[in-house]
RNA sequence: GGAUGAAUAGCUCAAUGGUAGAGCUGCGGCUUGUUAAGCCGAUGGUUGUAGGUUCGAGCCCUUCUUCAUCCGCCA
Numbered sequence: 001g002g003a004u005g006a007a008u009a010g011c012u013c014a015a016u017g018g019u020a021g022a023g024c025u026g027c028g029g030c031u032u033g034u035u036a037a038g039c040c041g042a043u044g045g046u047u048g049u050a051g052g053u054u055c056g057a058g059c060c061c062u063u064c065u066u067c068a069u070c071c072g073c074c075a
Base pairs, nucleotide, nucleotide: 001071002070003069004068005067006066007065010024011023012022013021018055027041028040029039030038048064050062051061052060
C1' cells in the first nucleotide's frame, strides 16, 4: 500500500428497512447473625465520524477514524 471483516448500554452480544433488546456487572429491595449464593425491581443508548437515499436507516450507498485477519513492498 491492497483485500476482507468488525465498531450497538460499563462488559459480552442480539435486532428481516417499520416500537433499539438480552445476559452479566453496578444500583435499590427481599432473604441471611455477617459475607457469599439465591429471588424481585428499576436504571442504563449521539447504534465509531460526517454526509446521502428513503414516508421511515443499527441495517442500503459514500467519506473518514480505530481494531482484527490475510496478501504485498522496503529494510